Background:
This is a predicted structure of a 116-nucleotide RNA (SAM riboswitch aptamer (S box leader)) from Oceanobacillus halotolerans. The model forms 94% of the base pairs in the Rfam consensus. Model confidence (mean pLDDT): 78 of 100. It was read from a public genome assembly, where an Rfam model found it.
[in-house]
RNA sequence: CUCUUAUCAAGAGUGGCGGAGGGAAUAGGCCCUACGAAGCCCAGCAACCUAAGAGGCAAUUCAUAUUGCUUCAAAAGGUGCUAAAUCCUACAGGUCAUUGAUCUGGAAGAUAAGAG
Numbered sequence: 001c002u003c004u005u006a007u008c009a010a011g012a013g014u015g016g017c018g019g020a021g022g023g024a025a026u027a028g029g030c031c032c033u034a035c036g037a038a039g040c041c042c043a044g045c046a047a048c049c050u051a052a053g054a055g056g057c058a059a060u061u062c063a064u065a066u067u068g069c070u071u072c073a074a075a076a077g078g079u080g081c082u083a084a085a086u087c088c089u090a091c092a093g094g095u096c097a098u099u100g101a102u103c104u105g106g107a108a109g110a111u112a113a114g115a116g
Base pairs, nucleotide, nucleotide: 001116002115003114004113005112006111007110008109013042015041016040017039021032022031023030026090027089028088029087043082044081045080048078049077053072054071055070056069057068058067059066060065086108091105092104093103094102095101096100
């Protein structure tokens, strides 16, 4: 870098350093930011790797047991994340209404795991 699968409306800082930008890219919009952006450190959140284990229900079995679904469940390690739905829209379709609102899907993207 490419492919596959899963998830993406929850959650998480009045900390330290830093010193002007940031919200992936293009376009449009809308925002955050000297009451301190990006970045780094610390802290925290979550539970993908990943559940072990315990409980419940169902199916099969003479039975032991096996399988499926479901609830609870650690945070040591590898990642990730810590404004706003992935901030919203862009393409296709549906509904309402009159050039907007809303819903579904797709595309693109992010993260994890696996493969090349």